The RNA shown here (transfer RNA) has 72 nucleotides and comes from a Myxococcota bacterium. The RNAcentral record of the sequence draws on ENA and Rfam.
RNA sequence: GGGCAUAUAGCUCAGCGGGAGAGCACUUCCCUCACACGGAAGGGGUCCCUGGUUCGAUCCCAGGUAUGCCCA
Numbered sequence: 001g002g003g004c005a006u007a008u009a010g011c012u013c014a015g016c017g018g019g020a021g022a023g024c025a026c027u028u029c030c031c032u033c034a035c036a037c038g039g040a041a042g043g044g045g046u047c048c049c050u051g052g053u054u055c056g057a058u059c060c061c062a063g064g065u066a067u068g069c070c071c072a
Stems, first nucleotide, its partner, number of pairs: 001071007010024004018055001026042005048064005
């Protein structure tokens, strides 16, 4: 220098045009003498950034950034 993949909640990840979700973690309550386990409820997101397409973008397109892999 070229190519490919990934970027979504605190962590691990799903979702792939029209409601942003799961598990773990966190908060409150129940349970317990107490803790753990278990049960119930709840909070938390500019979906990496900037543009474009579209009635509508986490999703499609272009560029950029970061990380990883391959080639030279």

RNAcentral records the identical sequence in 2 taxa.